[in-house]
The RNA shown here (c-di-AMP riboswitch aptamer (ydaO/yuaA leader)) has 145 nucleotides and comes from an Anaerolineae bacterium. Its mean pLDDT, the model's own confidence on a scale to 100, is 78.
């Protein structure tokens, strides 16, 4: 000097997932259930229904299962590629506008059951990561005088 591993601190990102306490908590934030009025009328051997979340919906290719008549083809499912409703980031603190770049577009849960919904009831407060482009406007904060 370089590489690897481990620990700690600061700052930042996705997300509701934070603060103060300390014997089973309080506050904040987030989710669900739940009248009237309004809305709805799709179903218990099934097209089941529903919730959290941005994660909704397609096309093509390959494989498997089933149906059809041995055809054309259809349904479901797994993997891959490309789109795409929608969502996030690019750091003075928030918001808005314009241009550009880039990433995500999953997963899980309830268990026959839930429209909205005041009162009321109830649950969660995790987990995972590391970006460094510009211009304009509004509000605030800090510093200075």
């Nucleotide at each position: 000097a370089u590489g690897c591993c481990a620990a700690g601190g600061u700052c930042g990102c996705c997300g509701a997932g934070u603060g103060c306490a300390g014997u089973g908590g309080c506050a904040g934030c987030g989710g669900g259930g739940g009248a009237a009025c309004c809305g709805a009328u799709g179903c218990a051997g099934u097209a089941g229904g529903g919730g959290c979340g941005a994660g909704c919906c397609g096309a093509c290719g390959a494989g498997g299962u089933c149906c059809g008549a041995g055809g054309g083809g259809g349904a479901c499912u797994u993997c891959g590629u490309c789109g795409a409703a929608g969502g996030g980031u690019c750091a003075u603190c928030u918001u808005c506008u314009u241009u550009g770049a880039u990433c995500c577009g999953a997963g899980c849960c309830c268990g026959a059951c839930a429209g909205c919904u005041a009162a009321c009831c109830u649950c969660g407060u995790a987990g995972g990561c590391g970006u460094g482009a510009a211009a304009g406007a509004a509000g605030g904060a800090c510093a200075c005088c």